Molecule: transfer RNA
Organism: Oscillospiraceae bacterium
RNA sequence: GGGCCACUAGCUCAGUUGGUUAGAGCACUCGGCUCAUAACCGAAUGGUCCGGGGUUCGAGUCCCUGGUGGCCCA
Repeated sequence: GGGCCACUAGCUCAGUUGGUUAGAGCACUCGGCUCAUAACCGAAUGGUCCGGGGUUCGAGUCCCUGGUGGCCCA
């Protein structure tokens, strides 16, 4: 220098050809259970979906550009 992939909650990830309200597990917090702790059960909290722009009635999803990380080639 060239090519490809990923980016969604604190962490690991899902999100089915664009359409109802953006979700799961774990962690954290509160409660239950227990003599107590762990485990287990219940609940709540937590995201302007990496930034910006575009297309569309409508974008996490499509297009362009930038950023970060990873892999390959030279």